Predicted 3D model of a 71-nucleotide RNA (transfer RNA) from a Candidatus Omnitrophota bacterium. Its Rfam family is "tRNA". It is annotated as a transfer RNA. It was read from a public genome assembly. The source organism's lineage runs through Bacteria, Pseudomonadati and Candidatus Omnitrophota. Its mean pLDDT, the model's own confidence on a scale to 100, is 81.
RNA sequence: GCGGGCGUAGUUUAAUGGCAAAACAUUAGCUUCCCAAGCUAAUGACGGCGGUUCGAUUCCGCUCGCCCGCU
Numbered sequence: 001g002c003g004g005g006c007g008u009a010g011u012u013u014a015a016u017g018g019c020a021a022a023a024c025a026u027u028a029g030c031u032u033c034c035c036a037a038g039c040u041a042a043u044g045a046c047g048g049c050g051g052u053u054c055g056a057u058u059c060c061g062c063u064c065g066c067c068c069g070c071u
Base pairs, nucleotide, nucleotide: 001070002069003068004067005066006065007064010024011023012022013021018054026042027041028040029039030038047063048062049061050060051059
């Protein structure tokens, strides 16, 4: 330099055009003599910019980051 793959919550994964789902973690409450465990609730995310569309996490282009291959 060229090509390919992957970017969603603090972490691990869903959703494939139509209200972004869950688990762990965190915080608060309940329970307990205390801790742990358990139960309930809350907080928090589509890498960025643009395009297509009534509507984009999803489709397209560019770009950024990571990984792989070729040179």